[in-house]
RNA sequence: AGGGGUAUCGCCAAGCGGUAAGGCAGUGGAUUCUGAUUCCACCACCCGGGGGUUCGAAUCCCUCUACCCCCG
Numbered sequence: 001a002g003g004g005g006u007a008u009c010g011c012c013a014a015g016c017g018g019u020a021a022g023g024c025a026g027u028g029g030a031u032u033c034u035g036a037u038u039c040c041a042c043c044a045c046c047c048g049g050g051g052g053u054u055c056g057a058a059u060c061c062c063u064c065u066a067c068c069c070c071c072g
Base pairs, nucleotide, nucleotide: 002070003069004068005067006066007065010024011023012022018055026042027041028040029039030038048064049063050062051061052060
């Protein structure tokens, strides 16, 4: 240099053109003598960066970046 894959909340992880589920963690509250458990609420205007297509993009296209794999 060539080919393939991955990139979504602090961590894990769904999402497959119509405005981002869930779990853990965290924060506030209820319960409790205290803690744990349980329950309620909150927690991703930027979905790795940029551009394009579209009425509408995490999702499709191009390009770049980081990491992983294959070939030599």
Annotation:
This is a predicted structure of a 72-nucleotide RNA (transfer RNA) from a Bacillota bacterium. It was read from a public genome assembly. The organism belongs to Bacillota, within Bacteria. Rfam family: tRNA. By type it is a transfer RNA. The coordinates come from a structure-prediction model, not an experiment, and the mean pLDDT is 81.